RNA sequence: AAAGUAAGCCGUCUUAUCGCUGCGCUUAUCUAGCGUAGAGGAAAGUCCGGACACCGAAGAGUAGCAUAGCGGAUAACAUCCGUCAUCAUAUGCGAAUAUGAUAGGACCAGUGCAACAGAAAGAAUGUACAGUUCGGCUGUAGUGAAAUCAGGUAAACUCUAUGCGGUGCAAUGCUAUGUACAUUGGAGAUCCGAGUAAUCGGGAGAGAACUACUCGUUCGAUUCAAGGGGUGAGCAGCUAGAGUUGUAAAGUAAUUUGCAACCCAGAUAAAUGAUAAGAGUCUGUCUUUGGACAGAUACAGAAUCCGGCUUACAGGCUUACUUUUCUA
Numbered sequence: 001a002a003a004g005u006a007a008g009c010c011g012u013c014u015u016a017u018c019g020c021u022g023c024g025c026u027u028a029u030c031u032a033g034c035g036u037a038g039a040g041g042a043a044a045g046u047c048c049g050g051a052c053a054c055c056g057a058a059g060a061g062u063a064g065c066a067u068a069g070c071g072g073a074u075a076a077c078a079u080c081c082g083u084c085a086u087c088a089u090a091u092g093c094g095a096a097u098a099u100g101a102u103a104g105g106a107c108c109a110g111u112g113c114a115a116c117a118g119a120a121a122g123a124a125u126g127u128a129c130a131g132u133u134c135g136g137c138u139g140u141a142g143u144g145a146a147a148u149c150a151g152g153u154a155a156a157c158u159c160u161a162u163g164c165g166g167u168g169c170a171a172u173g174c175u176a177u178g179u180a181c182a183u184u185g186g187a188g189a190u191c192c193g194a195g196u197a198a199u200c201g202g203g204a205g206a207g208a209a210c211u212a213c214u215c216g217u218u219c220g221a222u223u224c225a226a227g228g229g230g231u232g233a234g235c236a237g238c239u240a241g242a243g244u245u246g247u248a249a250a251g252u253a254a255u256u257u258g259c260a261a262c263c264c265a266g267a268u269a270a271a272u273g274a275u276a277a278g279a280g281u282c283u284g285u286c287u288u289u290g291g292a293c294a295g296a297u298a299c300a301g302a303a304u305c306c307g308g309c310u311u312a313c314a315g316g317c318u319u320a321c322u323u324u325u326c327u328a
Stems, first nucleotide, its partner, number of pairs: 001324010012279007020038007040299001044310002047308005052168004059215004064164005069083005084104001085102007105159002110157002112153002127141005172236004181227001183226005191202004207219004243262008280297007
């Protein structure tokens, strides 16, 4: 210097005109002006974990699902960090070192699985040879990944330990408007005592809620199903956060704490753009090496929010490692 691998960051910019949405100010009386902000590193997948909301006075068991060396970080996690172990590669005489990977508890609790080859793949088997206490009893050879009632395999079923409530912003809350159940079918209470009565106590209890089921608990006099009718509007939730940036300290690190500064979408059939000119980057051709011309400019679009994982991506930059070449 070139190529490759891995990880991280960026992934268009400027000016002018016009347009859209939120907020603020002024103005106006329903309009106009000014200022300011306006789609990502993945917004994607919907794979994990939560915040938040509602149900639950109460749960227990079974089922199901998840995790799996040790320690730490975090709101939490199947995420991240450190370390141990095993495996792979490279170097080395070796010990070991470096980089990377791992779904890293248990195979005497049990049940399975292993083609071909081989005599036989497990309380199985006796091919060839040798020994022999004459019993395939012992050994060697041969086949095979595995040949001593053996070992291997659990991202095989399973077992052990630990853990897990459900539904999800179409959650949920408020306002307005409007209506019709005189329908059909099923189930159930209307019992006892006290009291003038209101009412109180007890019993029974369809149905409903608590996760999938069972038990249990609570509410409970009208309920369950079918058919039919009304509403389909508006507001909130809705963006100031487990927030961002910088810096100092602690820690091997993930990260935590302090200080300072900043406010960066909130749409609702869905705004965040269109046009023109130039610039940047990349590729190709030419070249007087100053440059000229032509083409291209990735993946992609918020919808309650956040932390991860996975996938897609033209091109550029940074760091580390490997290989090759040149020079000293």
A computed fold for a 328-nucleotide RNA from a Flavobacteriaceae bacterium, annotated as Bacterial RNase P class A.
The coordinates come from a structure-prediction model, not an experiment, and the mean pLDDT is 76.
It was read from a public genome assembly, where an Rfam model found it.